[in-house]
RNA sequence: CUCUUAUCCAGAGAGGCGGAGGGACUAGGCCCGAUGAAGCCCGGCAACCAACAAACCCCAGUGGUUUGGAAAGGUGCCAAUUCCUACAGAUCAUAUUGAUCUGAAAGAUAAGAG
Numbered sequence: 001c002u003c004u005u006a007u008c009c010a011g012a013g014a015g016g017c018g019g020a021g022g023g024a025c026u027a028g029g030c031c032c033g034a035u036g037a038a039g040c041c042c043g044g045c046a047a048c049c050a051a052c053a054a055a056c057c058c059c060a061g062u063g064g065u066u067u068g069g070a071a072a073g074g075u076g077c078c079a080a081u082u083c084c085u086a087c088a089g090a091u092c093a094u095a096u097u098g099a100u101c102u103g104a105a106a107g108a109u110a111a112g113a114g
Stems, first nucleotide, its partner, number of pairs: 001114008013042001015041003021032003026086004043078003048074002052068006058061001082106001087103007
C1' cells in the first nucleotide's frame, strides 16, 4: 500500500510545555481557537486484540461460539454523529429548492490475509 470482517448518535482534564492555527482530502456550509489552536508530556475514556472465568458445540485442537468481569500487556480514542451536505432511492412539503429516512461512496480504528 491492497483485500476481508467488525464498529463508528455513548465516553474521556479549570494540569504542564508550547505558541497560531485547527475540524482527513476537494467544494460548499457551519464551527473551535490569545478565556490560548496544532504538537509533546502527564491525566483520563473505552474495551478491538491478547490474557482470565463460565456455559455450550464438534471436525477433538494450546479448536470454535456465546456471556461475564477486570484492565498492570498490544493498539485506539478524548468539541460538535465520522461537525453537516455532496452519489442513489423513498416519503413529505414547496417552488426550481428544503426537510426526514434508507443505502452507497469516502474516511477512521481494530483484527486477519497478501
Background: Predicted 3D model of a 114-nucleotide RNA (SAM riboswitch aptamer (S box leader)) from Fictibacillus nanhaiensis. Taxonomically the source falls in Fictibacillus (Bacteria, Bacillati, Bacillota, Bacilli). The model forms 97% of the base pairs in the Rfam consensus. It was read from a public genome assembly, where an Rfam model found it.